Model confidence (mean pLDDT): 81 of 100. Predicted 3D model of a 71-nucleotide RNA (transfer RNA) from a Patescibacteria group bacterium. The sequence is in RNAcentral, with records from ENA. Taxonomically the source falls in Bacteria candidate phyla (Bacteria). It matches the Rfam family "tRNA". Rfam classes the family as a transfer RNA.
[in-house]
RNA sequence: GCCAGAGUAGUUCAGUGGCAGAACAGUCGCUUCGUAAGCGAUAAACGCGAGUUCGAUUCUCGCCUCUGGCU
Numbered sequence: 001g002c003c004a005g006a007g008u009a010g011u012u013c014a015g016u017g018g019c020a021g022a023a024c025a026g027u028c029g030c031u032u033c034g035u036a037a038g039c040g041a042u043a044a045a046c047g048c049g050a051g052u053u054c055g056a057u058u059c060u061c062g063c064c065u066c067u068g069g070c071u
Base pairs, nucleotide, nucleotide: 001070002069003068004067005066006065007064010024011023012022013021018054026042027041028040029039030038047063048062049061050060051059
């Protein structure tokens, strides 16, 4: 330099044009003499910019970061 893949919550992953979800972790409460476990509640995210569309996390383009391959 070229090609391909990935970027979503603190972490690991779903989701696929129409309100963004789970598990673990966090916070608060219940329970306990106390801690852990358990139960209930709660906060938290679509890498950045542009385009298409009534509507974009999803489709297209560019940029950035990471991974793999080729040279």